[in-house]
RNA sequence: GGAGAGGUGGCAGAGCGGCCGAAUGCGGCGGUCUCGAAAACCGUUUACCCCUUUGGGGUACGAGGGUUCGAAUCCCUCCCUCUCCG
Numbered sequence: 001g002g003a004g005a006g007g008u009g010g011c012a013g014a015g016c017g018g019c020c021g022a023a024u025g026c027g028g029c030g031g032u033c034u035c036g037a038a039a040a041c042c043g044u045u046u047a048c049c050c051c052u053u054u055g056g057g058g059u060a061c062g063a064g065g066g067u068u069c070g071a072a073u074c075c076c077u078c079c080c081u082c083u084c085c086g
Base pairs, nucleotide, nucleotide: 001085002084003083004082005081006080007079010026011025012024018069027045028044029043030042031041032040046060047059048058049057050056051055062078063077064076065075066074
């Protein structure tokens, strides 16, 4: 230099135009059980900003643009990681 795969909550990872801030697992928090713990089970758990705040709204899926009524998902450019070729 060329080709391909990938980048999504704290971590892993599915999702491939609307039901999606997003399954599932791990982790965290609370609870049940127990003498106590472990295991198991139940509930809950992304971040930031705003508001009339125990609720509601907005934005965010590597970054920036574009297409579309609507984008994590399609297109373009760039960044990063991995693999192969030279």
This is a predicted structure of an 86-nucleotide RNA (transfer RNA) from an uncultured Coriobacteriaceae bacterium. Its mean pLDDT, the model's own confidence on a scale to 100, is 80. Rfam family: tRNA. About the family: Transfer RNA (tRNA) molecules are approximately 80 nucleotides in length.